Model confidence (mean pLDDT): 81 of 100. A computed fold for a 73-nucleotide RNA from an Oligoflexia bacterium, annotated as transfer RNA. Rfam family: tRNA. Lineage of the source: Bacteria > Pseudomonadati > Bdellovibrionota > Oligoflexia.
RNA sequence: GGGGCAUUAGCUCAGUUGGUAGAGCGCCACAAUGGCAUUGUGGAGGCCAGCGGUUCGACCCCGCUAUGCUCCA
Numbered sequence: 001g002g003g004g005c006a007u008u009a010g011c012u013c014a015g016u017u018g019g020u021a022g023a024g025c026g027c028c029a030c031a032a033u034g035g036c037a038u039u040g041u042g043g044a045g046g047c048c049a050g051c052g053g054u055u056c057g058a059c060c061c062c063g064c065u066a067u068g069c070u071c072c073a
Stems, first nucleotide, its partner, number of pairs: 001072007010025004019056001027043006049065005
């Protein structure tokens, strides 16, 4: 220098032939228990790495950039 992969909640990860995003763990509240642990119920938390483009509409398609991993030189 070139190719490929990944980037989504605090963490680990799903997701969709394009139609306003979820799980587990963690956090908060309540209930069960005399208390802890535990279980159950509910809740908070994301402008989907960034900037543009296409589209009526983009986490999803296209381009560039950033970070990490990897392969080639």